[in-house]
RNA sequence: AGAUGUCUUCAGGGCAGGGUGAAAAUCCCGAUCGGCGGUAAAGUCCGCGAACCGAAAGGUUGACCCGGUGUAACUCCGGGACCGACAGUGACGGGCCAUAUAUUUGGCACGAAGUCUGGAUGAAAGAAGAUGUGU
Numbered sequence: 001a002g003a004u005g006u007c008u009u010c011a012g013g014g015c016a017g018g019g020u021g022a023a024a025a026u027c028c029c030g031a032u033c034g035g036c037g038g039u040a041a042a043g044u045c046c047g048c049g050a051a052c053c054g055a056a057a058g059g060u061u062g063a064c065c066c067g068g069u070g071u072a073a074c075u076c077c078g079g080g081a082c083c084g085a086c087a088g089u090g091a092c093g094g095g096c097c098a099u100a101u102a103u104u105u106g107g108c109a110c111g112a113a114g115u116c117u118g119g120a121u122g123a124a125a126g127a128a129g130a131u132g133u134g135u
Stems, first nucleotide, its partner, number of pairs: 001135001003133008017029003031115002033084002035048004043082002051060003064080005086118003092111002095108004
């Protein structure tokens, strides 16, 4: 030096300020966040993890363009966009039903959160270190 075991530790961030309202971090304006490996430095390329389905193998699983520089960049710089699992919770939305002093009032389920709550003080892609063995 690399090969192959064992052990230890580490390993996810974010609604400020306002509007409406009885009530909203979910509606409206606006703000803000970005796991791991690869590669010209990546939330949007390739792959992986997590989540979900499966006995397993495995499957499902979002989003980017233009210009510039350069040997090389969907990764940098400039500009303009876009995405974000599952469950819970709601003022909004349409639908159905009932009601009536008539277009009111009430009920039901469905849809409506990247940042709230939960699974999760979890797990893991991986990263770092220690140590053993043999070449």
FMN riboswitch aptamer (RFN element) from an uncultured Eubacteriales bacterium, 135 nucleotides, folded computationally. The sequence is in RNAcentral, with records from ENA. Of the family's consensus pairs, 100% are formed in the model. It matches the Rfam family "FMN riboswitch aptamer (RFN element)". From the family's description: The RFN element is a highly conserved domain that is found frequently in the 5'-untranslated regions of prokaryotic mRNAs that encode for flavin mononucleotide (FMN) biosynthesis and transport proteins.